[in-house]
RNA sequence: GUGCCUGUAGCUCAGCCGGAUAGAGCACCUGCCUCCUAAGCAGGGGGUCGUGGGUUCGAAUCCCGCCAGGCACACCA
Numbered sequence: 001g002u003g004c005c006u007g008u009a010g011c012u013c014a015g016c017c018g019g020a021u022a023g024a025g026c027a028c029c030u031g032c033c034u035c036c037u038a039a040g041c042a043g044g045g046g047g048u049c050g051u052g053g054g055u056u057c058g059a060a061u062c063c064c065g066c067c068a069g070g071c072a073c074a075c076c077a
């Protein structure tokens, strides 16, 4: 340099053949239970979906640029 993959909650991920309020598990907070802790039960907070544009009535999802990470190939005297 070329091609491909990945980027969604604090972490690990689902959703990604466009459809309306963006989800799960773990973690966190509150309450219950308990002598206390853990476990268990109930409830709760947390995301402008990497970023900037475009298409569309409507975009996490499609298109383009850029950024970050990974893999392969090429280059490398």
Base pairs, nucleotide, nucleotide: 001073002072003071004070005069006068007067010026011025012024013023019057028044029043030042031041032040050066051065052064053063054062